This is a predicted structure of a 72-nucleotide RNA (transfer RNA) from a Planctomycetia bacterium. The sequence was found in a public genome assembly. Its Rfam family is "tRNA". Rfam's curators write: Transfer RNA (tRNA) molecules are approximately 80 nucleotides in length. Rfam classes the family as a transfer RNA.
Formats: sequence, structure tokens, C1' cells
RNA sequence: GCCCCUGUCGCGUAGUGGUCAACGCAAUCGGCUCUAAACCGAGAGACGUGGGUUCAAAUCCCACCGGGGGCA
Repeated sequence: GCCCCUGUCGCGUAGUGGUCAACGCAAUCGGCUCUAAACCGAGAGACGUGGGUUCAAAUCCCACCGGGGGCA
């Protein structure tokens, strides 16, 4: 330099054009407890960046950025 894969709450994942983006763990708050853990409950938190297509984009297209792999 070229090619392929990938990027979603703090972490690990789901979502394959159409409801309020879902789940587990963590963290926070509350309950329980003499206290803590465990357990029970609750709410908050995310689509790498910019553009395009579309009535509608996490999802399709382009560029860039980050990560992984291959060729030279």
C1' cells in the first nucleotide's frame, strides 16, 4: 500500500428497513438484616464520526477514524 471482518449503555451480547433499541453482569437507590453479603424491587444509562438513499436507517451506500486478520 491492497483486501476481508468488526465498532450498540461501564463490561459481554441481541437486534438483518417500521412500537418506547432488548437481555445478563456491574454501578445507583429502596426493601430485608444489629451490620455486611446473599436475596427481592425500582429507576437511570448506548447505536464510532460525517454525509447519502428512503415516508422511515443501529440495520442499506460512501468517506473518514479505531480494533482484528490476510497478502506483498